[in-house]
Context: one part of a larger RNA
RNA sequence: ACGAACGCUGGCGGCGUGCUUAACACAUGCAAGUCGAGCGGAAAGGCCCUUCGGGGUACUCGAGCGGCGAACGGGUGAGUAACACGUGGGUAACCUGCCCUCAGCUUCGGGAUAAGCCCGGGAAACUGGGUCUAAUACCGGAUGUGACACAUGGCCGCAUGGUCUGUGUGUGGAAAGAUUUAUCGGCUGGGGAUGGACUCGCGGCCUAUCAGCUUGUUGGUGGGGUAAUGGCCUACCAAGGCGAAGACGGGUAGCCGGCCUGAGAGGGCGACCGGCCACACUGGGACUGAGACACGGCCCAGACUCCUACGGGAGGCAGCAGUGGGGAAUAUUGCGCAAUGGGCGGAAGCCUGACGCAGCAACGCCGCGUGAGGGAUGACGGCCUUCGGGUUGUAAACCUCUUUCAGCGCCGACGAAGCCUUCGGGUGACGGUAGGCGCAGAAGAAGCACCGGCUAACUACGUGCCAGCAGCCGCGGUAAUACGUAGGGUGCGAGCGUUGUCC
Numbered sequence: 001a002c003g004a005a006c007g008c009u010g011g012c013g014g015c016g017u018g019c020u021u022a023a024c025a026c027a028u029g030c031a032a033g034u035c036g037a038g039c040g041g042a043a044a045g046g047c048c049c050u051u052c053g054g055g056g057u058a059c060u061c062g063a064g065c066g067g068c069g070a071a072c073g074g075g076u077g078a079g080u081a082a083c084a085c086g087u088g089g090g091u092a093a094c095c096u097g098c099c100c101u102c103a104g105c106u107u108c109g110g111g112a113u114a115a116g117c118c119c120g121g122g123a124a125a126c127u128g129g130g131u132c133u134a135a136u137a138c139c140g141g142a143u144g145u146g147a148c149a150c151a152u153g154g155c156c157g158c159a160u161g162g163u164c165u166g167u168g169u170g171u172g173g174a175a176a177g178a179u180u181u182a183u184c185g186g187c188u189g190g191g192g193a194u195g196g197a198c199u200c201g202c203g204g205c206c207u208a209u210c211a212g213c214u215u216g217u218u219g220g221u222g223g224g225g226u227a228a229u230g231g232c233c234u235a236c237c238a239a240g241g242c243g244a245a246g247a248c249g250g251g252u253a254g255c256c257g258g259c260c261u262g263a264g265a266g267g268g269c270g271a272c273c274g275g276c277c278a279c280a281c282u283g284g285g286a287c288u289g290a291g292a293c294a295c296g297g298c299c300c301a302g303a304c305u306c307c308u309a310c311g312g313g314a315g316g317c318a319g320c321a322g323u324g325g326g327g328a329a330u331a332u333u334g335c336g337c338a339a340u341g342g343g344c345g346g347a348a349g350c351c352u353g354a355c356g357c358a359g360c361a362a363c364g365c366c367g368c369g370u371g372a373g374g375g376a377u378g379a380c381g382g383c384c385u386u387c388g389g390g391u392u393g394u395a396a397a398c399c400u401c402u403u404u405c406a407g408c409g410c411c412g413a414c415g416a417a418g419c420c421u422u423c424g425g426g427u428g429a430c431g432g433u434a435g436g437c438g439c440a441g442a443a444g445a446a447g448c449a450c451c452g453g454c455u456a457a458c459u460a461c462g463u464g465c466c467a468g469c470a471g472c473c474g475c476g477g478u479a480a481u482a483c484g485u486a487g488g489g490u491g492c493g494a495g496c497g498u499u500g501u502c503c
Base pairs, nucleotide, nucleotide: 001501002500004499005498006497007496008495011368012367013366014365015364016363017361018360019326024324025323026322028321029320030319033068034067035066038065039064041061042060045059046057047056048055049054075279076278077277085203086202087201088200089199090198091197094196095195099192100191101190102189103188104187105186106185107141108140109139110138116131117130118129119128120127121126147171148170149169150168151167152166153164154163155162156161177184178183205251206250207249212242213241214240217239218238219237220236221235222234223233224232254276255275256274257273258269259268260267261266281302282301283300284299285298304315305314306313307312332358334357335356336355340354341352342351343350344349371401372400373399374398381392382391383390384389405444407439408438409437410436411435415430418427419426420425447492448491449490450489451488452473453472454471458487459486460485461484462483468475469474
């Protein structure tokens, strides 16, 4: 010093922190939706009509098609000794949805399909056939600055080359509307911003009781693949490449900003908070997409759990709570979207276990209190005694005061200068909390360890190498300041000790 644990004890508040072990298995609920200003529509509710069968409306809206999001946010540290991370460069070898900016465009058509309706299959999960229909869904044509290929000119460079929206020819390519009077969109291309990808120098563990390692291995050529370089992959060719400046192997480990310690140099650590990486039951794979090889998506295999009508299906808390288990040990199945931030939406708004708060725990740090002044026949009691007394001790009683905190009563926020609005107003989870005023009464609030030396603090009794103590030296065998108890004392104090680990 600590993410601590254990023992004894425990009044209040503020701010933090809280599975270090089994990346063990998980019941239940919630954690990612949103848009009717893209579309066809109308299951439910509201309103209106009703012959009570139903019909209308679009205030709205279930399911569906479509768009955006779901690649963020949140968790964990298993793996990884590696361009994973840190730091400094390179990309003339690259990508980037939403956002900003600049230039141009937004034309003409077509065929389907879900939902719906009808008929089925299945225990279920789910699923088949027929038929109808829409779009900002899908497809074709036109135009086209730019793209690509070839030819050609100027300028420049760090090699391959780059650039001038250079010039000419050819090639194959764009678009979508909605609501309503003003917006939101759509397409192509250039630039920016942001985010990412690749690559290189240097740096940071142990082990030589690991000394040789390597065949896509090292390089070349052609090809494939990618946003892109590259043995990344493939065919052929060459025989290389690495290594005592430690290759290869083994062990251990996420890395950093930082944290702890120390005068520093250094040593140890990487919990909370922030950045990066990796993982999501185990292993493998791709699809969609600007972005994933995707925690709450898909497929396959495996282990495990569950349902089943035995034909077949379902699942993945290392999200927030919570359960069992493991363990010395680590919390509530709470409240709210009021704030901050995120997704969608023109907006209202909806969603948000991110987040803001509350609950539990002396787990840590900090602050406060448990009273203050006076008070000597130095009372009683306790302990010791040389029996005179000493000590506990101004301590108590008693007198005079005060009222923090807790308790009770009344008032009562900031956080909202925001956001919404019909311009009247509405809107706070925390919270009747913090805070303010008042009331009563010393009233409700002290323990723990130690007292042989190191080390601050001594006597009595009990015990008798027993019972026990102990960090080291060592105590105890009949007067023990070392064991146990008591009185007294010392040190800390809502804590005090012990154990563990690091300096």